[in-house]
This is a predicted complex of two RNAs, RNase P RNA and transfer RNA, with 492 nucleotides together. Model confidence (mean pLDDT): 75 of 100. Rfam match: Bacterial RNase P class A. The family's RNA type in Rfam is ribozyme.
Order: sequence, then structure tokens, then C1' cells
RNA sequence: GGAGCGAGCCAGGCGGUCGCUGGCGGCGCGCGCUUCGGCGAACGUUGCUGGAGGAAAGUCCGGGCUCCAGAGGACGGGAUGCUCGCUAACGGCGAGUGGGGGUGACCCCGAGGAAAGUGCCACAGAGAACAGACCUCCCGCUCGUUCGAGGCGACCUCGCGCAAGCGAACGCCGAGAAUCCGCGAGGGAAGGGUGAAACGGUGAGGUAAGAGCUCACCGGACCUGCGGUGACGCAGGUCGCACGGCAAACCCCAUCCGGAGCAAGACGGAAUAGGGAAGCGUUCGAGGGUGGUCCGCCCGAUGCUUCCGGGUAUCGUCGCUCGAGGCGUGCGGCAACGCCCGCCCCAGAUGAAUGAUCGCCAGCUCUUUCGCGGUGACGCGACGGAGCGACAGAACCCGGCUUACGACUCCUCCGGCC
RNA sequence: CGAGAUGUGGCGCAGUCUGGAAGCGCGCCUGGUUCGGGACCAGGAGGUCGUGGGUUCGAAGCCCACCAUCUCGA
Repeated sequence: GGAGCGAGCCAGGCGGUCGCUGGCGGCGCGCGCUUCGGCGAACGUUGCUGGAGGAAAGUCCGGGCUCCAGAGGACGGGAUGCUCGCUAACGGCGAGUGGGGGUGACCCCGAGGAAAGUGCCACAGAGAACAGACCUCCCGCUCGUUCGAGGCGACCUCGCGCAAGCGAACGCCGAGAAUCCGCGAGGGAAGGGUGAAACGGUGAGGUAAGAGCUCACCGGACCUGCGGUGACGCAGGUCGCACGGCAAACCCCAUCCGGAGCAAGACGGAAUAGGGAAGCGUUCGAGGGUGGUCCGCCCGAUGCUUCCGGGUAUCGUCGCUCGAGGCGUGCGGCAACGCCCGCCCCAGAUGAAUGAUCGCCAGCUCUUUCGCGGUGACGCGACGGAGCGACAGAACCCGGCUUACGACUCCUCCGGCC
Repeated sequence: CGAGAUGUGGCGCAGUCUGGAAGCGCGCCUGGUUCGGGACCAGGAGGUCGUGGGUUCGAAGCCCACCAUCUCGA
């Protein structure tokens, strides 16, 4: 200098001026109440003091809190899925196991079950799941085929012969040989070829050719022992080897989950008044209680439903920020985290505040001039000038995850120089 | 705060459930027809399937994260 990796840390600082907002206090003006001392809310002004984040974001998980009944059973549904631990809880985090990637720092894994069942595996290929034989290999056995010494039959045809008969041809049997040229069954699945995947791999023996057929090594399944809390690892033995892949396909197994959300919910204020009609029902109970459904549970009689007609508000206060809180020290633990002690109080708005501007200092980039070093490219230093400073704005709170984003430090690899 | 849907050539949509050739209509280009244009006939081009990652032999369709747009409810 280049490329990369995971952690840590910060989110510019100080001051002036002008504003915004919460709290506390002073003063003023009118108003309300009054036991005439005062008190209360609002407004104006002023003083002190607090005032965004690492992600406040996406709203993807989990919990607190509140209401439904301190939420029980069945079915359905959803989520998670190696082990141990942490935690209020988690789909998060930590440490490990197994597998995979990288030269390395380091990173990735939805890694339960395919001998419970169902389903899928296009094209190509002989064959795609109790598989199959296209090319190639083999004729040892059996049948066929070809050749065939030899034997038997018949005497119709031909030849020789007076005849008997002989030979050829014909029909049948057939030891044996061949199966290269052209082949069918058959044996076999090693080789070729197809595919993402072809029913263990490599080598040797064996054979007609072959094959776990046999043997050695590797892989696999099962058993035993040892180590480990465990996932699992290591060692020994047995078995020639059986059960292809996909469950982010249905499904099965294990564990967890009741529903809703601060517009939860509570209080105050206004309203749902009064009226007409029809229907249902009062313990054999209509109807309601926000459950996905059913059961169960609770409420339930001046009750409930529908229609006609009529009418009000869409405001205020609380919930609201002291909390699984922050900082520091010590102890336990590899760590996540837990425990003890001390100190601190740190936004609560509701069309929604936390801002604007100026100066100085610090940071980064570019650059004029000067000085030093160097052959040089260039490097260092000083006085100046210009520019830049990201992502982004709380809304009940907290623990995570994910995403966006600036600077610095540590770490790894490669190259160059000293 | 909560719930749902959509994203595929220039435009409008199929295909996703149940993974295995990326298609239809309009539009565009070229040629023909016509005196010329339209219509018509023949041929053709054009798609990172919103983005990234994963599962799988194989992904537009399955799973996860993100982006954009739209709708509904309190």
C1' cells in the first nucleotide's frame, strides 16, 4: 500500500444570542370559591432545572402491565426442532458436538423421524425403487442351430449289375466337435452409455464369463467396554451389507402457546331519554359475557331481539414513566449471566417540543508558500486558504432479532521498503 | 396499534394451490395488400418473474429476510 475478517468504542466539544417543551418557584391581570386570613385553575412575564438513539426504524419474536373468568377440558390451529446452560421469557444469547467453507483472521448449518403410512422423482436412459438388460462379456451346463464318424429303415426315384446286392438321394437315431463368421433362448451384471441419483468403494484371488463368491483395507449396521451431565467420541468384536433421495411435500414424534391490546383500561362530563308495534323468555331459563368451534364456567328477568320514530357526544384527567433502571467496585462462572455493597434520578409531548445562527478549538480531505530529508517518485513539519461531517426523531415499558449508516482502534493474508 | 393482498415483456393479466417447456390480449418492428392511410394477412423482436439468501438434482410457484404499492379494522 492492497484485500479481508470479527470484536470494541464514539456519535464532535466549549461559549454567546434568539426560540420550543416538561417540572418547581416569583410577579402581574382579571375570574371562581371563601370561615375575608387565603385557596384554585387558566393566561402573560421572569428565574432555576430536565430535554432522543444505537438504531428511537421495520413491527419479526418474547415478556411485563390492563381487561375478558386469577382461563379448565376436547378438537382444530400456530411456532420451535443436535446437546448443556443463561433468562421474567424467547424463534434470543453463551459454551460445546457433528457436518461444510476459507491460505488465514474467521464464517455458515430449519443438523428430530424416510425399517408408521401416503405421495413425488420431469427429460434422458434397458432400468427410477421388492429395478433392469441397449451395447459389450461367456458358451462350462441344458435346449436349439451348424458340421458330423457311424448305425437303422424303406425299397418309390437314379446309377452299376442277369440277379442277390452295392452306392447316391430320402427318413430316423447319433458318439463327438463348433457356437469366429449370422443367430435364438440361457448364464452374468464386472465394463460402456443415460442421469442429480443406478441397490457399498479400491485391489487381489476365483470363474466359461462374472458376482461379497472369497480375502485385505476403507465405509456401513449391530453389540460390548471406556470417557463425557449430554450431543458425541475412542477402542474391541460380530455381520458380507439389509433398508436410494425429498418431510422449507402431506404426515408422525417431542416441547411450548387462552384471546385482545395503552384507541388496553379507570374516573369525570354529554348521550343511549320518554314513546309505538311484533316476537321470545323468567329455574325444563330467552339472551349476554370480544375465546376459532364445542363442552364447561359466570351474569341473567322494571329482561332480550327486530322494526317505526326520536336524540347526544366524538372532550378532559389518570394510566405515564423508579424500571427485569443506570454507573462504579468486589465475588462466582470459560462465557452468556448471577450475587453483595455504594452512589445517582436520567424526556413524557398529544398535530406532537428537543431547534436556528455566530465564534473558537479538535477531526478528515484538497491545496498556495516556506523549510528539512531524498538522484527521483515522494515523505515530514510550519503559517495560511477552501470544503466536508453519515443513518436517522421517542409516543405504555422492557429483553432480543433484522435493516440503514459515519469515524477510530485491535486482528488476518499478500506485496514493497528499512 | 392490528389484519390482509399484490409485485411476471411497454400496458393489462394467466401460470404459484399440486416444483420440471415463461404464456395470452393490446402495443412495437419488418414484409405484403392499397394511389396513400387504417383495417386485414404473414413473420419477428422484447421478460434480472420486486431484491437477496436458503431447501431441492431442479424454484415464477416452497421457506426466511428486506423493498415498494394498495386495501381494511379499532